[in-house]
About this RNA: The RNA shown here (SAM riboswitch aptamer (S box leader)) has 118 nucleotides and comes from a Verrucomicrobiota bacterium. Rfam family: SAM riboswitch aptamer (S box leader). Rfam links the family to the GO term regulation of gene expression. The prediction has a mean pLDDT of 82.

């Protein structure tokens, strides 16, 4: 980098250091010299990995799988807005002489994050 399987309307910021863009893309709405994104120091959420414990089931022990709990000197993530919304596709409900749009809902996609594999 690819390919697999989960997962997403909850939840958690301050200091500094730097100076224009920044929320992937694209369209719309935002965020942004009252300093954002990004870096760094500290604090934080959160439970995917791990770890502990506890029930069940396997299995002669050692164990192993499942479920739950804790948040643990461990690994990762995350700390504006639902992944900020929508982009393809099916439904619904209304407006309007018509198109177009817009609104509800569900489905797929992309993208993110994690385990796993290559």
């Nucleotide at each position: 980098g690819u390919c697999u399987c989960a997962u997403g309307u909850a939840g958690a910021g301050u200091g500094g250091c730097u100076g224009a863009g920044g929320g992937a893309c694209u369209g719309g709405c935002c965020c942004g010299a009252u300093g954002a994104c990004g870096c760094c120091a500290c604090g934080g959420c959160a439970a995917c990995c791990g770890g502990u414990u506890g029930a069940a089931g396997c299995g002669a022990u050692u164990g192993u799988u499942u479920c739950a709990a804790c948040g643990c000197a461990g690994g990762u993530g995350c700390c504006a807005a639902u992944u900020c919304c929508a982009g393809c596709c099916c439904g619904g409900a209304c407006a309007u002489c018509g198109u177009u749009u817009g609104c509800c809902g569900g489905g797929a996609g992309a993208a993110a994050u994690g385990a796993g594999a290559u």